[in-house]
Notes: The RNA shown here (Lysine riboswitch aptamer) has 182 nucleotides and comes from Tepidibacillus decaturensis. The sequence was found by an Rfam model in a public genome assembly.
C1' cells in the first nucleotide's frame, strides 16, 4: 500500500421526502334543521349482522316530495415555514385503545418483531375513496443519481468523459478513530 471494526462525523441524488397552520377548489345545494303535501308503524344511539339496554314516535315513525336556511371530516392544490436524505412509505404477525354493552368481522390510531422499496414519472389490473383527484399493492416501461465491469476517446499513468451490461441505500463520496499488518 492495505485488512477488519465503529447508530463515528459531514455530505450528494431531485418535479427529493415528510410535517404544521392559513388560504383555495371539491365533497354539495349533500348531510342536517325547519314549515308543509303524501303516507300510516316503525325509527335512532360513528361500521355490518344478531341480541341486549336507553331514547323518539297515532300530539304521526321510516319513506316520497315542495319551500326556506345550509355544513363538516378525511382526501386534494399551489405557495410559506420547519425538520430531514430510510428522508419516508409499505406488507405480515402480535398487543392495546376508540365509537352504549356482548359475539363475529371491519375501520381508525399507537407500539413492537420480521420483510420489501435508491429517487421520480407513465401505463395496465385490483383496491380505498364522492371523484376522472390522490393513495396503496402487483406487473411492465421510461428517466435519473451512485458503484462495479467491459469497450472507446481525452489525458499521460492516474483521473475524466461517452456507451453498454449489471447490483443495491446495511449503499456511495469525503474524512475521523480503533485494530491487524508494513
Nucleotide at each position: 500500500a492495505g485488512u477488519g471494526g465503529g447508530a463515528g462525523u459531514a455530505g450528494a441524488g431531485g418535479c427529493g421526502c415528510a410535517a404544521a397552520a392559513a388560504c383555495c377548489a371539491u365533497u354539495a345545494g349533500u348531510a342536517c334543521a325547519u314549515a308543509g303535501u303524501u303516507a300510516g308503524a316503525g325509527g335512532a344511539g360513528a361500521u355490518a349482522u344478531g341480541a341486549g339496554c336507553u331514547c323518539c314516535u297515532g300530539u304521526g315513525a321510516a319513506g316520497c316530495u315542495u319551500g326556506u336556511g345550509g355544513a363538516a371530516a378525511g382526501g386534494g392544490g399551489g405557495a410559506u415555514u420547519u425538520g430531514c436524505c430510510g428522508a419516508a412509505g409499505u406488507g405480515u404477525u402480535u398487543a392495546g385503545a376508540a365509537a352504549c354493552u356482548c359475539a363475529u368481522g371491519g375501520u381508525u390510531c399507537u407500539a413492537a418483531u420480521c420483510g420489501c422499496u435508491g429517487g421520480u414519472c407513465u401505463u395496465g389490473c385490483a383496491u380505498u375513496g364522492a371523484a376522472u383527484a390522490a393513495g396503496u399493492g402487483c406487473a411492465a416501461g421510461a428517466u435519473u443519481g451512485u458503484c462495479a465491469u467491459a469497450u472507446a476517446g481525452u489525458u499521460c499513468u492516474a483521473a475524466c468523459u461517452a456507451u453498454a451490461u449489471g447490483g443495491a441505500g446495511g449503499g456511495c463520496u469525503a474524512u475521523c478513530u480503533c485494530u491487524c499488518g508494513c